A computed fold for a 319-nucleotide part of an RNA from a marine eukaryotic metagenome, annotated as large-subunit ribosomal RNA, domain IV. Its Rfam family is "Bacterial large subunit ribosomal RNA". Its family is annotated with ribosome and structural constituent of ribosome in the Gene Ontology.
Context: one part of a larger RNA
RNA sequence: CCCAGGUAAAGGAACUCGGCAAGUUGGCCCCGUAACUUCGGGAGAAGGGGUGCCUGGAAUAGAGUAUAUUCCAGGUCGCAGUGACAAGGGGGGAGCGACUGUUUACCAAAAACACAGGUCACUGCUAGGCCUAAAGGCUGUGUACAGUGGCCGACGCUUGCUCACUGCCAGUACCCGAACACCCCUUACAAGGGGAAUAAGGGCUGGUAAAGAGCGGGGGUAACUCUGACCCUCUUAAGGUAGCGUAAUACCUCGUCGCUUAAUUGGCGACUUGCAUGAAUAGCGUCACGACUCCCCCACUGUCUCUACCUGGGACCCU
Numbered sequence: 001c002c003c004a005g006g007u008a009a010a011g012g013a014a015c016u017c018g019g020c021a022a023g024u025u026g027g028c029c030c031c032g033u034a035a036c037u038u039c040g041g042g043a044g045a046a047g048g049g050g051u052g053c054c055u056g057g058a059a060u061a062g063a064g065u066a067u068a069u070u071c072c073a074g075g076u077c078g079c080a081g082u083g084a085c086a087a088g089g090g091g092g093g094a095g096c097g098a099c100u101g102u103u104u105a106c107c108a109a110a111a112a113c114a115c116a117g118g119u120c121a122c123u124g125c126u127a128g129g130c131c132u133a134a135a136g137g138c139u140g141u142g143u144a145c146a147g148u149g150g151c152c153g154a155c156g157c158u159u160g161c162u163c164a165c166u167g168c169c170a171g172u173a174c175c176c177g178a179a180c181a182c183c184c185c186u187u188a189c190a191a192g193g194g195g196a197a198u199a200a201g202g203g204c205u206g207g208u209a210a211a212g213a214g215c216g217g218g219g220g221u222a223a224c225u226c227u228g229a230c231c232c233u234c235u236u237a238a239g240g241u242a243g244c245g246u247a248a249u250a251c252c253u254c255g256u257c258g259c260u261u262a263a264u265u266g267g268c269g270a271c272u273u274g275c276a277u278g279a280a281u282a283g284c285g286u287c288a289c290g291a292c293u294c295c296c297c298c299a300c301u302g303u304c305u306c307u308a309c310c311u312g313g314g315a316c317c318c319u
Base pairs, nucleotide, nucleotide: 001314002313003312004311005310006309007308008307010305011304014303019300027051028050029049030048031047036041038154052076053075054074055073056072057071058070059069060068061067077081089298090297091296092295093294094293095292096290097289101113102112117152118151119150120149121148122147123146128139129138130137131136155285156284157283158282160215161214162213165212166211167208168207169206170205171204174203175202176201182195183194184193185192216234217233218232219231220230243277244274255271256270257269258268259267260266
């Protein structure tokens, strides 16, 4: 010096990306417990008190003065009585995901996947979907309260406008639309030439967005100013509704204001002209839950000021 363990005065997170690590707490009994809430929960919330042994007595169960459990009073020892071992630190505010679960065997456990639940599409059974060259098989010895596939993802309140484009579905008098076959010409036969008809598909007409998607610009205007309910204009298929908003999304940005600190590119609450939010690639809330992420407080500590010493094992030196 390294590894494992231990103890430290005063301070107590000043350490650090971050309390990482280590400490604190800890069992049982009694008291007592807030916001919020889906009334179940939150709760072991939080926060207090007690705890050994001895003597005497009582209650309950018991046939009983065995025994077991509990209680009351008195006494007594130690620094310390769940005396060792074992054995929650707690609280507050946000983000994300409802939850228990699942996952990158061997760098990721998560806000990713799944999930109950919602919705859309296909499917009437010799179905639809899947495997297969076929036979055959699975779903299923099931039958629409079923099966398959897509998206969203408990619950609550909701889910606006657009069918122009792409896709899908339906219709279609008419138009386009190949070869064979048909008709005509030609050829001793053919090849060849011409004509008419016609399928899918397309055109055309509609529908469909919890299908893929998309959801504007300029100018003026109120008796201070500012702002612009209002008006004009260009333009689109329609011009972003309710919500939320400097956000896991905001470039400018350390936006502005408030709270928190002695001091805050942090956090929370507001405002919000949103570079480039926004409604099942769901929007906004939300109790409970989380080895998730961020911020704050209490307790506690060698994380630190700032190191020191002890124990064991290595390295190292001598033999």